[in-house]
RNA sequence: GGGGCGGUAGAUCAGUUGGAAGAUCGCGUCCUUGGCAUGGACGAGGCCGGGGGUUCAAAUCCCUCCCGCUCCA
Repeated sequence: GGGGCGGUAGAUCAGUUGGAAGAUCGCGUCCUUGGCAUGGACGAGGCCGGGGGUUCAAAUCCCUCCCGCUCCA
């Protein structure tokens, strides 16, 4: 220098037929217990890596940049 994969909640990851964001763990409150653990209910938490473009509408499509892993040279 070139190619591939990835960047989404505190963590690990889904979401790839564009209709507008979810799971598990963790965290908070409550229920259950004499108390704890387990279990159950509810909730908080995300400008979907940055910037442009296309579209009525973009995490999703296009361009560009940044970061990580990897392959080739």